[in-house]
Molecule: SAM riboswitch aptamer (S box leader)
Organism: bacterium
RNA sequence: AGCUUAUCAAGAACGGCUGAGGGAACAGGCCCGAUGAAGCCGUAGCAACCGUCCCGAGUGAUCGGGAGCCAGGUGCUAACUCCUCCCCGUGACGUUGUCACCGGGAAAGAUGAGCU
Numbered sequence: 001a002g003c004u005u006a007u008c009a010a011g012a013a014c015g016g017c018u019g020a021g022g023g024a025a026c027a028g029g030c031c032c033g034a035u036g037a038a039g040c041c042g043u044a045g046c047a048a049c050c051g052u053c054c055c056g057a058g059u060g061a062u063c064g065g066g067a068g069c070c071a072g073g074u075g076c077u078a079a080c081u082c083c084u085c086c087c088c089g090u091g092a093c094g095u096u097g098u099c100a101c102c103g104g105g106a107a108a109g110a111u112g113a114g115c116u
Stems, first nucleotide, its partner, number of pairs: 001116008013043005021032003027084003044077003049073002051069001052067006081108001086105004090100004
């Protein structure tokens, strides 16, 4: 980097260095930012994907349920993945479409695990 798969409405910040951008990408919105963006470092925290532990089923491979486990491997700590974009539905306007602070799906993305 690619593929498969699960999840994505919850949760969790301060300090130092630095100094103008940032919210993935195209576009449109809407936000955040000199009361300090992004980045780096330190500390703190959140959570339960892997791991660990307990219980149950099974000959077994394994499966199901549970525990936060002085957090071991990752991850995360503005806004639903900030919202929309494509399709379907619903509703309103009233017509070949427009709009929505509505629902579902797809695509894209993020994170974990597995594989190449």